[in-house]
Context: one part of a larger RNA
RNA sequence: UGACGGGGACCCGCACAAGCGGUGGAUUAUGUGGAUUAAUUCGAUGCAACGCGAAAAACCUUACCUACCCUUGACAUGUAGUGAAUAUUCUAGAGAUAGAAUGGUGCCUUCGGGAACACUAACACAGGUGCUGCAUGGCUGUCGUCAGCUCGUGUCGUGAGAUGUUGGGUUAAGUCCCGCAACGAGCGCAACCCUUGUCAUUAAUUGCCAUCAUUUAGUUGGGCACUUUAAUGAGACUGCCGGUGACAAACCGGAGGAAGGUGGGGAUGACGUCAAGUCCUCAUGGCCCUUAUGGGUAGGGCUUCACACGUAAUACAAUGGCGCGUACAGAGGGUUGCCAACCCGCGAGGGGGAGCUAAUCUCAGAAAGCGCGUCGUAGUCCGGAUCGGAGUCUGCAACUCGACUCCGUGAAGUCGGAAUCGCUAGUAAUCGCGGAUCAGCAUGUCGCGGUGAAUACGUUCCCGGGUCU
Repeated sequence: UGACGGGGACCCGCACAAGCGGUGGAUUAUGUGGAUUAAUUCGAUGCAACGCGAAAAACCUUACCUACCCUUGACAUGUAGUGAAUAUUCUAGAGAUAGAAUGGUGCCUUCGGGAACACUAACACAGGUGCUGCAUGGCUGUCGUCAGCUCGUGUCGUGAGAUGUUGGGUUAAGUCCCGCAACGAGCGCAACCCUUGUCAUUAAUUGCCAUCAUUUAGUUGGGCACUUUAAUGAGACUGCCGGUGACAAACCGGAGGAAGGUGGGGAUGACGUCAAGUCCUCAUGGCCCUUAUGGGUAGGGCUUCACACGUAAUACAAUGGCGCGUACAGAGGGUUGCCAACCCGCGAGGGGGAGCUAAUCUCAGAAAGCGCGUCGUAGUCCGGAUCGGAGUCUGCAACUCGACUCCGUGAAGUCGGAAUCGCUAGUAAUCGCGGAUCAGCAUGUCGCGGUGAAUACGUUCCCGGGUCU
């Protein structure tokens, strides 16, 4: 100077408390450990690994295993030689590959040859998801969106260093005010950015419809007032009033206002910490392999299963299940695509072919809700695992190993021990919808809207953090 203390003072945070809903018990999904295996590729391991890298493992992916093959190589540059390139067919084989047959003679040219491509030969070399993240760059997590971390000059101290940055108030904030041997400054805070909430102006198709006609229908004429869309502005600044305060900063209350004291949300992450993570995104030093640790192919594996843990989905029911009827979103995607009407099928789906490169067409019926009926506390008209049968779709191909449909079957489960998690408002809880990945495959993930609570006395205690001592 720091760090630490079951030392002290002050302060903050869903940290506790007050509440609401969960996890821990059941079944399933998924990840991990362990075990197994020819292989079950590799990495991630307290918080900050475990629905993580992986925004899609049937083949491919794929890095693993087994078998069969190649050795200047699947890929790059250089040398020499031959042949245009290339297309089709046959045979052997699991295929890679090997052998054979037929077609084809192109482009530029100074007629020497050249360009592209293929094959052959020899070497320089290629290649490596091999090792080291404790040799590294870059990127990322974390403390933490916590309020801190420093510098110049000056002053003090022999010096390490101190001061400033401490103190009195105040703030979400080293935010601001006052004081002060300090005076200033930088990186952070805040603001500038995006979005949402109000209004105005401009614009008006594919959007909208008040007035006038018209229609089954904003359908058509007409209009751009309204809604909406998308560009530009306005608006909020403690600006105004009262009180408290130290005549300060600020705080409390009020007015006006769509919005009030950072309006809500996002992006934004200081100096640094953890030899944190990543050599398997990429780049890269060193080391190692070079007829193999490189390359190709087929099949298998990553999907195993006594068990243990994490994260989720679905339930255990009547605030519910089932049946019929009926209402209202937002945000997105679509030409190798989205697919309407109509027809067939109980259904998954099939046929069909209109429209749409989209405010036009389409995915697309939102669901919870509301109305009526039924069930009457039962392992049930709850729950849906598992299994049998029959199918649909994608795709060379669903055996290992896809998703979905129908019929039958109907397991555990009656609210979960110790313990433990999330959340302070359009939040929790609950309900559905969409996107990326993607041939197919979502209980995951990223978004979107609908319905919509309870509670916070307070800071003694648990955890984490800040300042002074």